[in-house]
RNA sequence: GGGUGAUUAGCUCAGUUGGUUAGAGCACCAGCUUCACAUGCUGGGGGUCACUGGUUCGAGUCCAGUAUCACCCA
Repeated sequence: GGGUGAUUAGCUCAGUUGGUUAGAGCACCAGCUUCACAUGCUGGGGGUCACUGGUUCGAGUCCAGUAUCACCCA
C1' cells in the first nucleotide's frame, strides 16, 4: 500500500427483506426479605446505534468517506 470482517447501554451480545416504541443477560440504584451480608423477589435509571455526509415518506439496517481494532496478501 491492497483486501475482508467488526464497531449498538458500564461489560458481553441480539436486532429477520429498511417500517410504527432500540432490546436481552450481567452490572448499577431503590424497596421487600435478613440481626447483618449473600441469595431470592419487585420496580427503576442508563443509548448522538464509532464519526461525517448521502439515498428514502421512513435508516441500527442501504451507499460513500473518515477513525479504531482483528485477520489475510504484498
This is a predicted structure of a 74-nucleotide RNA (transfer RNA) from Halomonas sp. EAR18. Its mean pLDDT, the model's own confidence on a scale to 100, is 80. Its Rfam family is "tRNA". Rfam links the family to the GO term triplet codon-amino acid adaptor activity. Rfam's curators write: Transfer RNA (tRNA) molecules are approximately 80 nucleotides in length.